[in-house]
RNA sequence: AGGACGAAAGGGCAAACCUCCCGCGAGGGGGAGACGCAAAACCACGGGGCUCAGAGAGCCGGCCGGGUUGCCGAA
Numbered sequence: 001a002g003g004a005c006g007a008a009a010g011g012g013c014a015a016a017c018c019u020c021c022c023g024c025g026a027g028g029g030g031g032a033g034a035c036g037c038a039a040a041a042c043c044a045c046g047g048g049g050c051u052c053a054g055a056g057a058g059c060c061g062g063c064c065g066g067g068u069u070g071c072c073g074a075a
Stems, first nucleotide, its partner, number of pairs: 005073002012037002018031005035062001041068003045065003048060005
């Protein structure tokens, strides 16, 4: 260096509610907001949940697991 781990420091993200836009919808984006998060960064691969009347298609990564990458460096 790297791995595990998670004190401190610098910070980072942003639930619900409100509002505008997009979408049949789940939901997504902007603004405000802050419940929380050491990966609450990215990826729908597996499980699970949700939407569409539906073969099937889609949504949820802040439900669980997995993969990839990243800041800092005490015990």

The RNA shown here (c-di-GMP-I riboswitch aptamer) has 75 nucleotides and comes from an Acidimicrobiaceae bacterium. Of the family's consensus pairs, 94% are formed in the model. Rfam family: c-di-GMP-I riboswitch aptamer. Its family is annotated with cyclic-di-GMP binding in the Gene Ontology.